Notes: Predicted 3D model of a 73-nucleotide RNA (transfer RNA) from a Candidatus Methylacidiphilales bacterium. It matches the Rfam family "tRNA". Rfam classes the family as a transfer RNA. Rfam's curators write: Transfer RNA (tRNA) molecules are approximately 80 nucleotides in length.
[in-house]
Parts: sequence; C1' cells; structure tokens
RNA sequence: GGGCUCAUAGCUCAAUGGUUAGAGCAGGGCACUCAUAAUGCCUUGGUUGCAGGUUCGAAUCCUGCUGGGCCCA
Repeated sequence: GGGCUCAUAGCUCAAUGGUUAGAGCAGGGCACUCAUAAUGCCUUGGUUGCAGGUUCGAAUCCUGCUGGGCCCA
C1' cells in the first nucleotide's frame, strides 16, 4: 500500500429498513440480616465511532474518514 472484517450503555453482547435501541454483569436505592455476604424487588445509564447520501422511515443499505483485528504484498 491492497483485500476482508469489526465499532451499539462502564464491560460482554442482542436488535428482519417499521411504535419508545434491549439483556446479563457492573453502579444507585429498598427489602431481608445483630451485621456482612448471598438473595429478591425497583432503578440510573445511549451523539448506535465520525461526516455525508438513499428512503415516508436507517443501529441496519451506500460512500468517504478514523480506530482495532485477520490475510496478501
């Protein structure tokens, strides 16, 4: 330098172009306990990497860029 692929909550991951992007863990509160742990209930948390395009509608499709991984040179 070229090809492929990935980027979504603090972490690990879901979400067929169609209502308001969810789950587990983590964080906060409460219950339980003499207390702690464990457990149960409730709950906070999102520029879907960035900039454009297509569409009535984009996390999803297209283009460019940035970063990671693999392969080739």